[in-house]
About this RNA: RNAcentral holds the sequence, with entries from ENA. A computed fold for a 73-nucleotide RNA from a bacterium, annotated as transfer RNA. It matches the Rfam family "tRNA". By type it is a transfer RNA. Rfam's curators write: Transfer RNA (tRNA) molecules are approximately 80 nucleotides in length.

RNA sequence: AGGGGUGUAGCACAACUGGUAGUGCAUUGGUCUCCAAAACCAAAGGUUACAGGUUCGAGCCCUGUCACCCCUG
Numbered sequence: 001a002g003g004g005g006u007g008u009a010g011c012a013c014a015a016c017u018g019g020u021a022g023u024g025c026a027u028u029g030g031u032c033u034c035c036a037a038a039a040c041c042a043a044a045g046g047u048u049a050c051a052g053g054u055u056c057g058a059g060c061c062c063u064g065u066c067a068c069c070c071c072u073g
Base pairs, nucleotide, nucleotide: 001072002071003070004069005068006067007066010025011024012023013022019056027043028042029041030040031039049065050064051063052062053061
């Protein structure tokens, strides 16, 4: 320098080819217990890396940029 992949909650990941952003763990509160753990119930937490574009509507499609990983030279 060229090609490819990934980027979504604190962490690990979904979202079935555009139609309300979810699951588990963790966190917080509650039930239970002498206390705690476990179990159960509930809650909070998101500018979907950034900036544009297409569309009635974008995590998803298009363009550019950034970070990380892989391949080629």